Model confidence (mean pLDDT): 85 of 100. This is a predicted structure of a 477-nucleotide part of an RNA (small-subunit ribosomal RNA, 3' major domain) from a metagenome. Rfam family: Bacterial small subunit ribosomal RNA.
Context: one part of a larger RNA
Formats: sequence, C1' cells, structure tokens
RNA sequence: UGACGGGGGCCCGCACAAGCGGUGGAGCAUGUGGUUUAAUUCGAUGCAACGCGAAAAACCUUACCAGCCCUUGACAUCCUUGGAAUCGGGCAGAGAUGUCCGAGUGCCUUCGGGAGCCAAGUGACAGGUGCUGCAUGGCUGUCGUCAGCUCGUGUCGUGAGAUGUUGGGUUAAGUCCCGUAGCGAGCGCAACCCUUGUCCUUAGUUGCCAGCACGUAAUGGUGGGAACUCUAAGGAGACUGCCGGUGAUAAACCGGAGGAAGGUGGGGAUGACGUCAAGUCAUCAUGGCCCUUAUGGGCUGGGCUACACACGUGCUACAAUGGUCGGUACAGACGGUUGCUAACCUGCGAAGGGGAGCUAAUCCGAGAAAACCGGUCGUAGUCCGGAUUGCAGUCUGCAACUCGACUGCAUGAAGUCGGAAUCGCUAGUAAUCGCGAAUCAGCAUGUCGCGGUGAAUACGUUCCCGGGCCUUGUACA
Repeated sequence: UGACGGGGGCCCGCACAAGCGGUGGAGCAUGUGGUUUAAUUCGAUGCAACGCGAAAAACCUUACCAGCCCUUGACAUCCUUGGAAUCGGGCAGAGAUGUCCGAGUGCCUUCGGGAGCCAAGUGACAGGUGCUGCAUGGCUGUCGUCAGCUCGUGUCGUGAGAUGUUGGGUUAAGUCCCGUAGCGAGCGCAACCCUUGUCCUUAGUUGCCAGCACGUAAUGGUGGGAACUCUAAGGAGACUGCCGGUGAUAAACCGGAGGAAGGUGGGGAUGACGUCAAGUCAUCAUGGCCCUUAUGGGCUGGGCUACACACGUGCUACAAUGGUCGGUACAGACGGUUGCUAACCUGCGAAGGGGAGCUAAUCCGAGAAAACCGGUCGUAGUCCGGAUUGCAGUCUGCAACUCGACUGCAUGAAGUCGGAAUCGCUAGUAAUCGCGAAUCAGCAUGUCGCGGUGAAUACGUUCCCGGGCCUUGUACA
C1' cells in the first nucleotide's frame, strides 16, 4: 500500500421488511447429470453451466457409429499430356461409383498457339470440427451502469509511498459547493444519439372525413375538402427558469405556481482501470504439436430422439373471479413475388379446389383474445383436468418405421393448491389475455418483439446477501 475481520461509523441496491404471483408436489415439453449403447458427436459446470452454443437433428445439417468405397484427393496454385465445354440415355449397384452408347465440335489467332472448361499423370502440396483457450488474436460473460481508476507538476517522507481523491455539507453520481500544500488534467458520471409523452410549421397519397353535395342494403363508395386523426421531416418545450421556506449569504433540499410533462419525465443504446490463467483453437484467425492409402474425402443406413433414476427451466392444470354454448365489441407491431393468398365451392375438421389483388399506409396474412350480454352446469375426480392409447385421416417433403406437425371419433391417467426450502416484481410494473417475427420444405410450451385489461405494498434499515467511502486490528501478500 492492499486484502481480510462473526471490528466500528456513514450510505446504497426488490438486499431484507411490507405486498402480489410463482417454483419445490402432478402430467407433459425442454436442457443437464447419470446409466445404457456400435454410436448415443463436441463444448458450457456456484452466482456468471443446465429452453446455453442450437434464430429449427427425419435425409442434409453432422462433427459420432457400422458397412461399402477413394488416395494429388471434395477445395487452391504450379508442371506435362490429351480432349471443346456441355447435354441425353442404357446396364450393374443401397448409393458413392463403375461401364457402355448417342448428340455436340464452340471463342481469339501472327496458324506456332492462346483463354476458359474437362480428364489423366507426376510431385511440390492440399485436407484435419485432431490436441493445447494454461502459447495467442478477436469476441463475450461477470463484479456493475457500481462510482470509481489514474496522471503531470509541486510539497512531505531515507524509502516503500503519501498528498491531490481526505474533511464539512450535498447528490443517482469523485454530482456540485465550501474548506484545504496543493494546483491542474485524463479515462469514467452527466450531456450530446434513438424512442415515447405536448404543441407548432410544412406536406396530403395508398392514409383522414368536420362542413357541402351525390349515391348505396351497407362501406370515404364518389365529387370534393386540408379542419381532425395519422404519416414523416423540421422546429418549440423543462433549465431548479419563477415564488416561499430551510441552509454557511454556498451547493442543495422541501413546498407551491404555471405547464402535456418537474427536478435524470419514462424506456433504450452506451460498460472506466481492472478481477476471475473466467468462456470460446467447434464462428473466424493463429504459434507449437500430431495424422498423411488416414485423425483426410465420398456414400448408404443408424445415432445425436436410448431410460431403474436425480436436478434445472418452462407449459397445462387441480376449477364457479370457472368450464361450456350462443350473441357481440375494441389493438399494436410485423411479414409477404421460389411469396402472402381474398371472394366463392367441397369437407364435421385438419385441409382441398379456385384463383382476384398485391413488389404493399392501396392487396393479403387477419376472425385479436381476455372483456361485455344471455343460457347452462352446482362442488362432484365433475360438463374440472387433459396425459395415455386405439382407429380413421390431412399436409410438407425423394422419403414421416426408428423420428414430423395437425384433424376427427373413441379412450379419459395423475392432479382437490403442493414438505424443508426457494425465485421474480416498486407502475402502465406484477399478474393475466391474445397477436406477430426470425430460424424454417415441414416442425415452437423456446427466443425476440407487440399491444389489451390492469393491481397490492414499501413503517423502516435491527437482521440476511452484494456493493461504495472513511477509520481500526492483523503472526496474511
């Protein structure tokens, strides 16, 4: 100087408390451990691994296993020789591949040949998701959006170092003020950026419709309008600016006015010096080591989907604030030409037929659902719950046996609110309801977004956890 303390002081955080809803019990989905297996590819492992890499494992992916094949190789450059390239077909085979037949003779040219492509050969080499993240770059997690981390010069100290950065206040903040052997500065904080909340200007189609007409069963449907909504560009607006009080006359705090918004208005992006030899050699790159008729390459089939069990994360429930039937409203954001697919017809349905419109404020996906209004059920393992299983089908795809999703009929398991323990959340939040997108032929209870309805509670900081500053002890570095 640090680190640590079941030392002290001050302060903060859904850290506790106060509340609301869960997990832990059930069934299923998914990941992991373990076990099994020819293989169940590899990585991630307290917080910070475990719906994680994977924003899609039937083949492919695929790295694993078995079998069948190749050896200058699936891919790159160079050399030699030959041939246009290319296209079609037959046979054998699980295919990779092998073999045979046919079509085809191009472009430039100084006629020597050349460019491109294909095949064969030779070796230099290719290739490796093989090892080492404890050799590395890059990227990332975490402490933590915590308020810290440092430097120049000066001063003090023999020195390590100290000071500044401590102190009195204050703040979300090393934020600001005052004091002060310090004076300044840098990286962080804040602001500048995006979005949302109010208003104005400009613009007015594909969006809008107040007033004036026309028209319809109905609809901005038509003429028209530019007010309103909205769209999208530019501005205004919030700064403790104003008033009162407290305070050291300071910084600031408390209350008020005006205002759409008030003291960082809400949300996002943004992550200092560093820590964990944290993670990643399997995104990529890369040193070293290793393989080179194989640890490389191709194909078929299988596996990654196994199942006495254990754990994590979720979905659906156990019901009446509900189930079911009928009627009937109101979103936002997003996607669409190899695509979204309307009307209409068929089917109980998944879907099929059909093909208008749309490269989209125009057309389509697209019926939002919970809510609301009526009927029914009457506390039951039920008209709750839907697992499991049987049969019959639909769709995608070369192909749904291992191993897809969905539909109909039948079946109708556990489950009556969950032990010890444990998680999230402070407001348009929790809870609850549906909608969309990426990936994608097909496949979503996951992920990322979007809106609808919409709470309760916070006395307080004694205690648990994590963190910041000062101080103290130490046989630790």